[in-house]
Molecule: transfer RNA
Organism: Gammaproteobacteria bacterium
Parts: sequence; C1' cells; structure tokens
RNA sequence: GGAGGGGUGGCUGAGCGGUCGAAAGCGCUGGUCUUGAAAACCAGAGAGGCGCAAGCCUCCCAGGGUUCGAAUCCCUGCCCCUCCGCCA
Repeated sequence: GGAGGGGUGGCUGAGCGGUCGAAAGCGCUGGUCUUGAAAACCAGAGAGGCGCAAGCCUCCCAGGGUUCGAAUCCCUGCCCCUCCGCCA
C1' cells in the first nucleotide's frame, strides 16, 4: 500500500431506522435468608451539565450528511484486529 472485520456503559458484549440511554452476563449498592458470612433470591443503579427541588438538556471514537426521526444508512478522519503485498 490492497482486501476484510471492528470501535456501544465500570468490564465483556447484543442491538431489526421509531418500541433505546441502550439486551444479557460479570461486577457494584440495598434488602430477604443466616448465629454470622458465602451462595441463592428480590430490588436498584449509565456518564456529564443545568436547577433549591420537581425536573430539563447532551452523550454510542471524532466531524459532517441523509431522514419527520440515526448507536443503526452514507462520506471523511483517527484507532484496533486478520489476511495479502512491498521495503529492510
């Protein structure tokens, strides 16, 4: 350099244009149980900003575009992985 795949929350990882701030598992918090823990079970919980609060806004690598509507489709860039090629 060529081809292909990928980048999602604390971690792994799913995600059909609307039902999504986002499945599930792990981890975390609270509880039930227990003499006490563990296990099991139940519930909760993303991050940032604004606000006294109720609540509101933004966020899926970055920036654009399409669309009534984008994590999802298109373009550019960055990064990671695999294969091929070139130089050494």